[in-house]
Predicted 3D model of a 90-nucleotide RNA (SAM riboswitch aptamer (S box leader)) from Actinopolyspora biskrensis.
């Protein structure tokens, strides 16, 4: 990089740096944002996809080691192609 499978209405924020747009894309809304959003870093936290442990074992429970995540349902509706995360395998 492409393929397959699963999930995407639960949950979880402070500090520092930066400085203008941001919530993936189009349209229409709604919202966040110089009282500093988005992003990056640190810390803290949430969560059971994988690993591991236990049991009555295609299931249930436990556990933060590997990932992931921490405004709003992937912010909402519509459209088609999508996107994100995890796992498997080439």
């Nucleotide at each position: 990089a492409g393929u397959c499978c699963a999930u995407c209405c639960u949950g979880a924020g402070c500090g520092g740096c930066u400085g203008a747009g941001a919530g993936a894309u189009c349209u229409g809304g709604c919202u966040c944002g110089a009282a500093g959003a988005c992003g990056c870093c640190g810390c803290a936290g949430c969560a059971a996809c994988c690993a591991c442990c236990c049991g009555g074992a295609g299931c249930g429970g436990g556990c933060a080691g590997g990932u992931g995540c921490u405004a709003c349902a992937g912010c909402c509706a519509g459209g088609a192609a999508c996107g994100a995360u995890g796992g498997a395998g080439u």

It was read from a public genome assembly, where an Rfam model found it.
It matches the Rfam family "SAM riboswitch aptamer (S box leader)". About the family: The SAM riboswitch is found upstream of a number of genes which code for proteins involved in methionine or cysteine biosynthesis in Gram-positive bacteria.